[in-house]
The RNA shown here (Bacterial RNase P class A) has 380 nucleotides and comes from a Desulfatiglandales bacterium. Model confidence (mean pLDDT): 75 of 100. Rfam family: Bacterial RNase P class A. Rfam classes the family as a ribozyme. Of the family's consensus pairs, 94% are formed in the model. The sequence is in RNAcentral, with records from ENA.

RNA sequence: AAAGCAGGACAGAUGACCGCUGCCGUGCCGCGAGGCGCGGGGGAGGAAAGUCCGGGCUCCACAGGACAGGAUGCUGGAUAACGUCCAGUCCCGGCAACGGGAAGGAAAGUGCAACAGAAAGCAGACCGCCUGGGUAUAUGCCCAGGUAAGGGUGAAACGGCGGGGUAAGAGCCCACCAGUCCGGCUGGCGACAGCCGGGGCUAUGCAAACCCCAUCCGGAGCAAGGCCAAAUAAGGGGAGUUACAGGGUGGUCCGCCCGAGUCCCCGGGUAGGCCGCUCGAUCUUGAUGGCAACAUCAAGGCUAGAUGAAUGGUCAUCGUCCCGAGGCAUGCCCCGCGCAGGCCCGGGAAACAGAACCCGGCUUAUGGCCUGCUUUAACA
Numbered sequence: 001a002a003a004g005c006a007g008g009a010c011a012g013a014u015g016a017c018c019g020c021u022g023c024c025g026u027g028c029c030g031c032g033a034g035g036c037g038c039g040g041g042g043g044a045g046g047a048a049a050g051u052c053c054g055g056g057c058u059c060c061a062c063a064g065g066a067c068a069g070g071a072u073g074c075u076g077g078a079u080a081a082c083g084u085c086c087a088g089u090c091c092c093g094g095c096a097a098c099g100g101g102a103a104g105g106a107a108a109g110u111g112c113a114a115c116a117g118a119a120a121g122c123a124g125a126c127c128g129c130c131u132g133g134g135u136a137u138a139u140g141c142c143c144a145g146g147u148a149a150g151g152g153u154g155a156a157a158c159g160g161c162g163g164g165g166u167a168a169g170a171g172c173c174c175a176c177c178a179g180u181c182c183g184g185c186u187g188g189c190g191a192c193a194g195c196c197g198g199g200g201c202u203a204u205g206c207a208a209a210c211c212c213c214a215u216c217c218g219g220a221g222c223a224a225g226g227c228c229a230a231a232u233a234a235g236g237g238g239a240g241u242u243a244c245a246g247g248g249u250g251g252u253c254c255g256c257c258c259g260a261g262u263c264c265c266c267g268g269g270u271a272g273g274c275c276g277c278u279c280g281a282u283c284u285u286g287a288u289g290g291c292a293a294c295a296u297c298a299a300g301g302c303u304a305g306a307u308g309a310a311u312g313g314u315c316a317u318c319g320u321c322c323c324g325a326g327g328c329a330u331g332c333c334c335c336g337c338g339c340a341g342g343c344c345c346g347g348g349a350a351a352c353a354g355a356a357c358c359c360g361g362c363u364u365a366u367g368g369c370c371u372g373c374u375u376u377a378a379c380a
Stems, first nucleotide, its partner, number of pairs: 001376008010367001012318007020043002023040007045352001049363002052361005057221004069217005074088005089103001090101004104212002109210002111206003126151002128147008159177002162174003178202001180199008225275004235266005246258004282301008320349005326344003330340003
């Protein structure tokens, strides 16, 4: 220098002016609810996002157990919990730094294995090889059988290789090697690793196919839930003084009784308002323990709580980066007004994105900066 790997912090700063939204103090107005001012102070994120996991919190359900359903699946640890994180094991990828793994069971059972190929899971005879018979001068052809060493097909053809053996062959037999199972020893908490002995001689792959095994899981969500409460229906209670529609009594009127409409209270809970609401598995710094995730202790801090939903805009200066066939001085040499960085000037750029009960994660989007490491090449 090029190519790459891992990690970290940041998300421009300051000031002025104009706004928006809560809080605190205060002035005026109003019986009050509240309204209008003034001053001070607070006001998005690393992902606030997707709503994919896990928990807190709230209400409902619940003696206990089982089935069904769902999720997870190497080991040890962390944690409130997790499908997350940390440290490892094994396998895979990469020259490496490093990265990835949904990593239990396929000798419980069922199922599937496209295309190609003769044959694809109780294997299999297309070519080839070998034996016997027929025909035939022979090559050859036909029939019956043996054979998985060779060819060919395929992602995969039932261990590899050498020798013996055989008509030709074959774990058929033997040595070595690989793998698996069983037993043992050593190391490790463990996954597992290393070694020794033995057996069958070999068992295909797929469980993000059904399934089996182990562990975990009640449901719904802040539109949870609670409080106040205009309006209004059902319902309950009271007032019924006078007057009135209607009905009863009565032949009729008065009178008496029933009775609707009326008013008040309760109830109910729509509009609206309040609580829940932000102090919490909290943040910062330090110490201690631990490889680490993390835990404990001490000191200090309070850091948005809006609800058709605020958190913004303009200007100036500075900082960062980019561009200039603009200027200035400097350095280098293969001296060309060539190359390099610096200062000044002019112009430009700054992403993804917007809290809505709160946390822990994951995933996705996104800008430039810094640090460490790896490989290769050149020079010293």